[in-house]
Context: one part of a larger RNA
RNA sequence: GACGAACGCUGGCGGCGCGCUUACACAUGCAAGUCGAGCGAUGAAGUCUUGACAGAUCCCUUCGGGGUGAAGAUAAGAUGGAUUAGCGGCGGACGGGUGAGUAACACGUGAGUAACCUGCCUUAGACAUUGGGAUAGCCUCGGGAAACCGGGAUUAAUACCAAAUGAAAUCAUAGGUGCCCAUGCACUAAUGAUCAAAACUCCGGUGGUCUAAGAUGGACUCGCGUCCCAUUAGCUAGUUGGCGAGGUAACGGCCCACCAAGGCGUCGACGGGUAGCCGGCCUGAGAGGGUGUACGGCCACAUUGGGACUGAGAUACGGCCCAGACUCCUACGGGAGGCAGCAGUGGGGAAUAUUGCACAAUGGGCGGAAGCCUGAUGCAGCGACGCCGCGUGGGGGAUGAAGGCCUUCGGGUUGUAAACUCCUUUCGACAGGGACGAAGCUUUUGUGACGGUACCUGUAUAAGAAGCACCGGCUAACUACGUGCCAGCAGCCGCGGUAAUACGUAGGGUGCGAGCGUUGUCC
Numbered sequence: 001g002a003c004g005a006a007c008g009c010u011g012g013c014g015g016c017g018c019g020c021u022u023a024c025a026c027a028u029g030c031a032a033g034u035c036g037a038g039c040g041a042u043g044a045a046g047u048c049u050u051g052a053c054a055g056a057u058c059c060c061u062u063c064g065g066g067g068u069g070a071a072g073a074u075a076a077g078a079u080g081g082a083u084u085a086g087c088g089g090c091g092g093a094c095g096g097g098u099g100a101g102u103a104a105c106a107c108g109u110g111a112g113u114a115a116c117c118u119g120c121c122u123u124a125g126a127c128a129u130u131g132g133g134a135u136a137g138c139c140u141c142g143g144g145a146a147a148c149c150g151g152g153a154u155u156a157a158u159a160c161c162a163a164a165u166g167a168a169a170u171c172a173u174a175g176g177u178g179c180c181c182a183u184g185c186a187c188u189a190a191u192g193a194u195c196a197a198a199a200c201u202c203c204g205g206u207g208g209u210c211u212a213a214g215a216u217g218g219a220c221u222c223g224c225g226u227c228c229c230a231u232u233a234g235c236u237a238g239u240u241g242g243c244g245a246g247g248u249a250a251c252g253g254c255c256c257a258c259c260a261a262g263g264c265g266u267c268g269a270c271g272g273g274u275a276g277c278c279g280g281c282c283u284g285a286g287a288g289g290g291u292g293u294a295c296g297g298c299c300a301c302a303u304u305g306g307g308a309c310u311g312a313g314a315u316a317c318g319g320c321c322c323a324g325a326c327u328c329c330u331a332c333g334g335g336a337g338g339c340a341g342c343a344g345u346g347g348g349g350a351a352u353a354u355u356g357c358a359c360a361a362u363g364g365g366c367g368g369a370a371g372c373c374u375g376a377u378g379c380a381g382c383g384a385c386g387c388c389g390c391g392u393g394g395g396g397g398a399u400g401a402a403g404g405c406c407u408u409c410g411g412g413u414u415g416u417a418a419a420c421u422c423c424u425u426u427c428g429a430c431a432g433g434g435a436c437g438a439a440g441c442u443u444u445u446g447u448g449a450c451g452g453u454a455c456c457u458g459u460a461u462a463a464g465a466a467g468c469a470c471c472g473g474c475u476a477a478c479u480a481c482g483u484g485c486c487a488g489c490a491g492c493c494g495c496g497g498u499a500a501u502a503c504g505u506a507g508g509g510u511g512c513g514a515g516c517g518u519u520g521u522c523c
Base pairs, nucleotide, nucleotide: 001522002521003520005519006518007517008516009515012390013389014388015387016386017385018383019382020348024346025345026344028343029342030341033090034089035088038087039086041084046079047078048077049076050075051074053072058067059066060065097301098300099299106226107225108224109223110222111221112220113219116218117217121214122213123212124211125210126209127208129163130162131161132160139152140151141150142149143148169194170193171192172191173190175188176187177186178185179184199206200205227273228272229271234264235263236262239261240260241259242258244256246254276298277297278296279295280291281290282289283288303324304323305322306321307320326337327336328335329334354380356379357378358377362376363374364373365372366371393423394422395421396420403414404413405412406411427464429459430458431457432456433455437450440447441446467512468511469510470509471508472493473492474491478507479506480505481504482503488495489494
């Protein structure tokens, strides 16, 4: 000098940041949905018609009543299309968290892929023909405490299947041309084989299939760099290489059969310990040393271990299966769960926050759109945890007041300090006004969580706002009293045993100041 700090004393305001150590266990709520312009169903409100009620008003009346039939409520039908459980599509592989593991192509940097993939998006070309059988849902029957499950009947699709067409796509056959970097690559024409599609519509359009290319995102390989221990010196059988087969998007002992006996190592193999890596951050004149919180990039993980499925993409935090530990429900037959998401709880600890508001903005998912969802995000709350800014007043004021402390008793000092007087009103308080952020979306209008916040104006009054450490030397700052090697101090040297500038208190002083000291760690 620095800190994701903690502790002690103290504490006025604002801005911007930051804020679990046990990858310990978790109550509760929320954190990933959306599309009815894919589908069959469901069919709400409203409107209309009719029926039976009901009976306002008006008319007639022999005052008994009769007729007219509005509002209302109800049932049926028609229209209307709200809503959504299910099938289907896209998204749940992003975003968010954590740092356990990992000394490794994990990361950084630079190359390579003649060994690769890429949904949505962009560009270009070509196409979308004909059929079929089911199954959720609904209905019904049954089992179960529940979770849920089974049988039957029936139905749709942009769900599924078959056939057709199909080339510059893939494969095979034997070619041609041009190249290179070993295997080879690119282009070209021939024959054969293989592979496609889906509709919806508000008629504007939105979608579908194949191929080529781009963009984006990923995958793999290699050079170099990346902690400590030699009180770790030898390690290795899929081990090292080859042939073949399998597998993968793809190369490869990646896997398997066979064959050979190799491969690594004092230029530190193997083993052990520790650790996510980097941009950065701290320090330093630099070289270097330390560090990896927040923000950004990459990696790894999601109760522990294993496994695959789906998919363009996962071996998938809020998906599935199995096993273990733990917790919960149970009718004992069986089931349910996973906060290292945001809040929050217990526990641990010196120690770290609200079970807040909003999708207004930015961004993301779905949708043609309106819109819905979004604990991402934007904000607010708590904490002097940090940095920065401001304030706690300014001018005048000597009888140098009183009081305190010291004193050689003359005085000195606190000290222009106070009182007193003049002035100002930042911040705070109160009152009035009051945003930008809104580009957008919707178009008739409307739409801001923050927030009646920032900001502006006005009112009143010096009014509401100073502490902490130190004063022997290092090191700025001294006296008195108390104590008497006691009580105590202390970073080092060292103080204290009767005049202690070193302990305790007081007065005074010095340093910093809404902070000041202490402890810890790094330079």